[in-house]
RNA sequence: GGAGUGGACCAGGCGACCGCUGUGCGGCCUCGCAACUGGCCGCACAGAGGAAAGUCCGGGCUCCACAGGGCAGGGUGGUGGGUAACGCCCACCGUCCGUGAGGACAGGGAAAGUGCCACAGAGAACAGACCGCCGAUCGGGAGACUCCGUCUCCAGGAGGCAAGGGUGAAACGGUGCGGUAAGAGCGCACCAGCAGGUCGGGUGACCGGCCUGGCUCGGCAAACCCCACCCGGAGCAAGACCAAAUAGGGAGGAACGCGGCAUUCCGCCGCUCCGGAUUGGCCCGAUCCGGCGACUCCCGGGUAGGUCGCACAAGGCGGCGAGCAAUCGUCGUCUCAGAUAAAUGGUCGCCCUCGACAGAACCCGGCUUAUCGGUCCACUCCGCAU
Numbered sequence: 001g002g003a004g005u006g007g008a009c010c011a012g013g014c015g016a017c018c019g020c021u022g023u024g025c026g027g028c029c030u031c032g033c034a035a036c037u038g039g040c041c042g043c044a045c046a047g048a049g050g051a052a053a054g055u056c057c058g059g060g061c062u063c064c065a066c067a068g069g070g071c072a073g074g075g076u077g078g079u080g081g082g083u084a085a086c087g088c089c090c091a092c093c094g095u096c097c098g099u100g101a102g103g104a105c106a107g108g109g110a111a112a113g114u115g116c117c118a119c120a121g122a123g124a125a126c127a128g129a130c131c132g133c134c135g136a137u138c139g140g141g142a143g144a145c146u147c148c149g150u151c152u153c154c155a156g157g158a159g160g161c162a163a164g165g166g167u168g169a170a171a172c173g174g175u176g177c178g179g180u181a182a183g184a185g186c187g188c189a190c191c192a193g194c195a196g197g198u199c200g201g202g203u204g205a206c207c208g209g210c211c212u213g214g215c216u217c218g219g220c221a222a223a224c225c226c227c228a229c230c231c232g233g234a235g236c237a238a239g240a241c242c243a244a245a246u247a248g249g250g251a252g253g254a255a256c257g258c259g260g261c262a263u264u265c266c267g268c269c270g271c272u273c274c275g276g277a278u279u280g281g282c283c284c285g286a287u288c289c290g291g292c293g294a295c296u297c298c299c300g301g302g303u304a305g306g307u308c309g310c311a312c313a314a315g316g317c318g319g320c321g322a323g324c325a326a327u328c329g330u331c332g333u334c335u336c337a338g339a340u341a342a343a344u345g346g347u348c349g350c351c352c353u354c355g356a357c358a359g360a361a362c363c364c365g366g367c368u369u370a371u372c373g374g375u376c377c378a379c380u381c382c383g384c385a386u
Base pairs, nucleotide, nucleotide: 001382002381003380004379005378006377007376008375009374010373012351013350014349015348016347017346018345020047021046022045023044024043025042026041027040028039029038049357053368054367056366057365058364059363060362061235062234063233064232068284069283070282071281073231074230075229076228077227078092079091080090081089082088093107094105095104096103097102108226109225113224114223115220116219117218130165131164132161133160134159140154141153142152143151144150145149173191174190175189176188177187178186192216194213195212196211197210198209199208200207201206239308240307241306242305248299249298250297251296252295255272257271258270259269260268261267273291274290275289276288277287278286315334316333317332318331319330320329321328322327
């Protein structure tokens, strides 16, 4: 000097004038008075994001509701830790990618079972012979010789092989030697893998050493499945309060059993059976309501204005301590938006890195997606000079 990797921050700035919203304080108006609400004025303070987006996860909070168990269903998937919790974060292990800093992983089980691996190929999981290699006895042909026997060659061929070649993404361990008719873990040496035993390191996933053994039984579970762990539901249009209004019609719909009390009448209590409702489905349980009406379904009418919820939070910032880190503890300090048809806009001037993606709607922790330009820190590689 160049090229990279990981992390953090900012998100056009400054000034003037006018305008918008909220909170606090003060004043005025409205209302018979007061309060509330609403409106106006003044002062002070504050006022969209790193993703506010997606609505993909997890919660806080509210309600069903006082809410149990199981099945189906859904989610996660190496180990240890963090957290309110998670499918998130941190560290480590393993496999793969990268020269490297680093990065990726839907990372439990294929000897529980079922299923798939097109085409090509002989054969795709207890497979297999296309080209090939060997090939006896008997028989055929030819030749030679020491001639009724022996040897050599050719064709044929029962049978043997899976080593060589080919097909394919992948072919039932690799290299070498021996052996064999020709071969093959058939045997041996070394190596890889697997199984068993044992020792060491580590909380653990796992890593390493030694011994023995048979000779080696593919891949896919982001296929069904098996295993381990986790899971009520609905959601701020939740919910609470005030105000306003409140005509209905139709269909379905469960023993008139027993016992006791009372008895003028109406009735009351308990038990069995049956029906219905209870914030995902089904079953059991529990609770409540009904058996001349609980409840369910269809059609139809009326009202819906306001206040709260609504911002103090698993909050921000700083110091110290613990921890490899995520994070936690402690001390101090600050209050940083609450609209409701939806608040920050307009004009002028200057600067400059010339400004992208883009606007809160109950709140928070994450993930994912979009994105202009700038700054800082740590580390890696290449080149050059000293």

This is a predicted structure of a 386-nucleotide RNA (Bacterial RNase P class A) from a Planctomycetota bacterium. Of the family's consensus pairs, 94% are formed in the model. Its Rfam family is "Bacterial RNase P class A". The family's RNA type in Rfam is ribozyme. The coordinates come from a structure-prediction model, not an experiment, and the mean pLDDT is 80.